[in-house]
Context: one part of a larger RNA
RNA sequence: CUGGGCGUAAAGCGCGCGUAGGUGGCUUGAUAAGCCGGUUGUGAAAGCCCCGGGCUCAACCUGGGAACGGCAUCCGGAACUGUCAAGCUAGAGUGCAGGAGAGGAAGGUAGAAUUCCCGGUGUAGCGGUGAAAUGCGUAGAGAUCGGGAGGAAUACCAGUGGCGAAGGCGGCCUUCUGGACUGACACUGACACUGAGGUGCGAAAGCGUGGGUAGCAAACAGGAUUAGAUACCCUGGUAGUCACGCCGUAAACGAUGUCGACCAGCCGUUGGGUGCCUAGCGCACUUUGUGGCGAAGUUAACGCGAUAAGUCGACCGCCUGGGGAGUACGGCCGCAAGGUUAAAACUC
Numbered sequence: 001c002u003g004g005g006c007g008u009a010a011a012g013c014g015c016g017c018g019u020a021g022g023u024g025g026c027u028u029g030a031u032a033a034g035c036c037g038g039u040u041g042u043g044a045a046a047g048c049c050c051c052g053g054g055c056u057c058a059a060c061c062u063g064g065g066a067a068c069g070g071c072a073u074c075c076g077g078a079a080c081u082g083u084c085a086a087g088c089u090a091g092a093g094u095g096c097a098g099g100a101g102a103g104g105a106a107g108g109u110a111g112a113a114u115u116c117c118c119g120g121u122g123u124a125g126c127g128g129u130g131a132a133a134u135g136c137g138u139a140g141a142g143a144u145c146g147g148g149a150g151g152a153a154u155a156c157c158a159g160u161g162g163c164g165a166a167g168g169c170g171g172c173c174u175u176c177u178g179g180a181c182u183g184a185c186a187c188u189g190a191c192a193c194u195g196a197g198g199u200g201c202g203a204a205a206g207c208g209u210g211g212g213u214a215g216c217a218a219a220c221a222g223g224a225u226u227a228g229a230u231a232c233c234c235u236g237g238u239a240g241u242c243a244c245g246c247c248g249u250a251a252a253c254g255a256u257g258u259c260g261a262c263c264a265g266c267c268g269u270u271g272g273g274u275g276c277c278u279a280g281c282g283c284a285c286u287u288u289g290u291g292g293c294g295a296a297g298u299u300a301a302c303g304c305g306a307u308a309a310g311u312c313g314a315c316c317g318c319c320u321g322g323g324g325a326g327u328a329c330g331g332c333c334g335c336a337a338g339g340u341u342a343a344a345a346c347u348c
Stems, first nucleotide, its partner, number of pairs: 003320004007302002012316001014201004021194003025088007033081002035077004040072003049065006091191001092188004096183003103177007110154001115149007125136002162169002206246004211242001215241002220236004257315006265293005271287006277280001297304002321348003330341004
């Protein structure tokens, strides 16, 4: 390379948008590049292969044939692919009318709680643990009442509930804004799918700022425990956690790429729609999501099973024994930390 694969054995890029490229619905006509049939020319000889002949045989020599997978030319065909033209509406999209939602951004605002400060009441403890001690407290703590400051987060509702491409999103209000869903029509008329490069988003931690800091809390200090205890438990406590700008990683997981089609059922649940009646705590159908079983099938097994890991198609990414190694070197990116791309010797 061919092939075979990628839920758990090696292997789906963390997730979108999108360039080139690859692929692409139905009908009619044209064309004839691909495609199919044939003609002619060429495809040197030798060799290989087949059938003969000659050296006693063979090697060897020799005659004929086949082959020379190909290229070009001309004639013909028109199903499929391509191209051109005309059309269609089942894919895709737009308009109209609806209801659902922690989807995003900005601004404002509310209550509970913790902490701190001030004041009142009040007196000897508080706190903490398995038990204690460190710690706090007669300079009046803890408890309790009133007032104030500030930061961060939004109990109940809350739900295999919802929304989002993923990361993720949770008090309330306003403004701006994205997407999905449903209904009956109208419109555009293949405008589509995927997507190497590219580009954007991207938890936590980490980095930058003469921003912020209530609580929590790496590091650190002390008290315990212990043989020791650089831990688990306790008292404190700084980065950090918040804002803006970087970083660009993760068990970024469904360890399952995206899109489309097809293939038994049963039971829940979210948002719409339709129908029925006994009109409610209702039933049936349908559709969009989200769960539990399960037929066929599939799988090494576990399991998956219309939300497929079943049966197929389109396109991309990735894998190819373990270690060395996601390392070295070089390139690119980054303030740095580091990220990304990515070997070999050697060894089993």